[in-house]
Context: one part of a larger RNA
RNA sequence: CGCAGAAUCUUGAGGGAACUCUUUCCUAGUACGAGAGGACCGGAAAGGACAAACCUCUAGUGUACCAGUUGUGGCACCUGCCGCAUUGCUGGGUAGCUAUGUUCGGCACGGAUAAACGCUGAAAGCAUAUAAGCGUGAAGCCGUUCCCAAGAUUAGGAUUCAUUAUCAGACACCUAAGAGACCAUUAGGUUGAUAGGCUCUAAGUAUAAGUCCCGUAAGGGAUUAAGCUGAGGAGUACUAAUAUGUCGAGA
Numbered sequence: 001c002g003c004a005g006a007a008u009c010u011u012g013a014g015g016g017a018a019c020u021c022u023u024u025c026c027u028a029g030u031a032c033g034a035g036a037g038g039a040c041c042g043g044a045a046a047g048g049a050c051a052a053a054c055c056u057c058u059a060g061u062g063u064a065c066c067a068g069u070u071g072u073g074g075c076a077c078c079u080g081c082c083g084c085a086u087u088g089c090u091g092g093g094u095a096g097c098u099a100u101g102u103u104c105g106g107c108a109c110g111g112a113u114a115a116a117c118g119c120u121g122a123a124a125g126c127a128u129a130u131a132a133g134c135g136u137g138a139a140g141c142c143g144u145u146c147c148c149a150a151g152a153u154u155a156g157g158a159u160u161c162a163u164u165a166u167c168a169g170a171c172a173c174c175u176a177a178g179a180g181a182c183c184a185u186u187a188g189g190u191u192g193a194u195a196g197g198c199u200c201u202a203a204g205u206a207u208a209a210g211u212c213c214c215g216u217a218a219g220g221g222a223u224u225a226a227g228c229u230g231a232g233g234a235g236u237a238c239u240a241a242u243a244u245g246u247c248g249a250g251a
Stems, first nucleotide, its partner, number of pairs: 001151001005161006014148004020048007032037001050105001052103003058099004065092005070085006109143003116136004169247004173189005194240003197236005203229003210223005
C1' cells in the first nucleotide's frame, strides 16, 4: 500500500518439521539340525542418539545479596564504616538464564505402490500373474501427528459494534514486562494493582551494631536463628500512569 469502516474469533489453498536405532526377556532351547548351534511370526521391557518444553529436584552462573579476610588511603583519634587493589581475595547464594537436571516425542491406522508373490485369462482348444480385468506387498510415497499460513490479489468465513458525528475504533502520549537491538508484541493508564515505594512473606547469608559478662590479652559468651538482603509471592493508591492531541467509512 492492497483486501473500500472497525474489533474479536476462525477455515486452510499452500509450505515446513518429525516420523530413528540397539539390547534384553517371553514364545522357546521350540521349529530346523547327527551334533554344534538355533529361528520366522507374535508379545513385553530397558536403553542410545536426536528433538522440544521447562527449572520442582541435582548442578553451574549469579560484577547493585550476605559473611569472612589481606594491604593501603580516608572519615581528627579509638570503635564502627567507606574507597582502591581482577567483583582485591575467599566461602555461600534468590530471581533470571542454563544442562549435566526434569518432563515429553517417534506409536497405531488408512490409501496408492516398488522388488517380489498371486487370481481369472486369451492371443496360441494346451500352458501362461497380462494382452482386457482383479489382488497381496516396504523403515520408502500420499495422508494421519506438530508448526506457520487469506498478499490464497481467487485477498475467504462467523459474531458483535458503528450509519454522518463529539461515530465505532485506532494511534500518539504515559506506567511497565510473560516482550524486546530499534520497531513490534503483551499487561495497564484512577471505574486503576502497570511500575516504584511501604507492609508482610518466601528465599539467601549466618548470630549485626550497641550494651553487659568472662579473660592480662588474642578472644569467648549473652541480648540473638540476630541483623542485613537485587530481580520471587501477596497486600496496600503513598508516588507516577494527569491533562490532552491526531487519524478515522464512498468514487
The part of an RNA shown here (large-subunit ribosomal RNA, domain VI) has 251 nucleotides and comes from a Candidatus Komeilibacteria bacterium. It matches the Rfam family "Bacterial large subunit ribosomal RNA".